[in-house]
RNA sequence: GGGGUCGUAGUCUAACGGCAGGACGGGGGCCUCCAGAGCCUCAAGUCCAGGUUCGAGUCCUGGCGACCCCA
Numbered sequence: 001g002g003g004g005u006c007g008u009a010g011u012c013u014a015a016c017g018g019c020a021g022g023a024c025g026g027g028g029g030c031c032u033c034c035a036g037a038g039c040c041u042c043a044a045g046u047c048c049a050g051g052u053u054c055g056a057g058u059c060c061u062g063g064c065g066a067c068c069c070c071a
Stems, first nucleotide, its partner, number of pairs: 001070007010024004018054001026042005047063005
């Protein structure tokens, strides 16, 4: 220098172009003498900028970052 894959909550991981879900972790509550376990509940996310579309996490372009391959 060229090519490929990927980027979603604090962490991990889903999501035919149509309400962004789950687990762990965190806050609150129930339970308990206390704690743990269990149960209920709350907050928290689409890397950035454009484009296409009625509608984009998803498709397209550029950028940034991570990993891999080639040189």
The RNA shown here (transfer RNA) has 71 nucleotides and comes from a Candidatus Aenigmatarchaeota archaeon. Its Rfam family is "tRNA". It is annotated as a transfer RNA. RNAcentral records the identical sequence in 2 taxa. The RNAcentral record of the sequence draws on ENA and MGnify.